[in-house]
This record gives sequence, structure tokens and C1' cells, in this order.
RNA sequence: UACAGAAAAAGGCAAACUUGUUGAAAAACUAGGACGCAAAGUCACGGAUCUAAGGUGCAAAAGCACUAUGAUGGCCGGGCCGCCUGG
Repeated sequence: UACAGAAAAAGGCAAACUUGUUGAAAAACUAGGACGCAAAGUCACGGAUCUAAGGUGCAAAAGCACUAUGAUGGCCGGGCCGCCUGG
């Protein structure tokens, strides 16, 4: 350095749910809380999924459909950084 993660050691993160806040929503942040995670560290490059404010179309209207510029890294791939041990 690459590979592997069975047993350790030091640790780390934090699902659901709840409090408060932001947001049109998806969701995010905060405090509690642990389902789990060897990258559940980081980055929206590719795919996938979620939402539809705005926009477009239909409609007399109510509404309906489509659409990320929004979101998800704990959906997958990929880039970058990293602890310990082993052969």
C1' cells in the first nucleotide's frame, strides 16, 4: 500500500418515536432516545426513490395529471478521507 473483518481493544455514529424550530411539501436542524451500522465519515457525479411551491395542460369550478430548480449518502454505484487487527 492493497485485501479481509472471525475474535478483540479504544472509541464513533444514531433508526423508529417524542420536544422545539424551519419548510409549500418531501424533509432538515435541535434535545431526548437506540433499530442497527466497519465507513450509518464526506461529496448529489450516475441510477433509483420521495415531494410538487412555481410552471404547463385539462376542467365552468372543485380539482386532476405532468414536471425539480427541492429532498434522500441509514436506497445502490462511484470519488475522496479514516481507527484497530489479521494473513
c-di-GMP-I riboswitch aptamer from Mesobacillus subterraneus, 87 nucleotides, folded computationally. Taxonomically the source falls in Mesobacillus (Bacteria, Bacillati, Bacilli, Bacillaceae). The RNAcentral record of the sequence draws on Rfam and Ribocentre. The model forms 100% of the base pairs in the Rfam consensus.